[in-house]
This is a predicted structure of a 72-nucleotide RNA (transfer RNA) from a Patescibacteria group bacterium. It matches the Rfam family "tRNA". Its family is annotated with triplet codon-amino acid adaptor activity in the Gene Ontology. It is annotated as a transfer RNA. About the family: Transfer RNA (tRNA) molecules are approximately 80 nucleotides in length. NCBI's taxonomy places the organism under Bacteria, Bacteria candidate phyla. Its mean pLDDT, the model's own confidence on a scale to 100, is 82. The sequence is in RNAcentral, with records from ENA.
RNA sequence: GGCGUCGUAGCCAAGUAGUAAGGCAGCUGUCUGCAAAACAGCUAUACGCGGGUGCAAUUCCCGCCGACGCCU
Numbered sequence: 001g002g003c004g005u006c007g008u009a010g011c012c013a014a015g016u017a018g019u020a021a022g023g024c025a026g027c028u029g030u031c032u033g034c035a036a037a038a039c040a041g042c043u044a045u046a047c048g049c050g051g052g053u054g055c056a057a058u059u060c061c062c063g064c065c066g067a068c069g070c071c072u
Base pairs, nucleotide, nucleotide: 001071002070003069004068005067006066007065010024011023012022018055026042027041028040029039030038048064049063050062051061052060
């Protein structure tokens, strides 16, 4: 330098045009002598950045940035 895959909350991660699931973590409660575990409930300004298409974009297109892999 070229090609490909990926980027979603503190962490992991689903979804892929119509207002974004789940788990862990966190907070509160029940329980307990106190904790832990278990159970119940709750919170978060989470779609890398810029532009385009479109009634509507996390999703499609273009560029950029970053991570990983392959080729030279």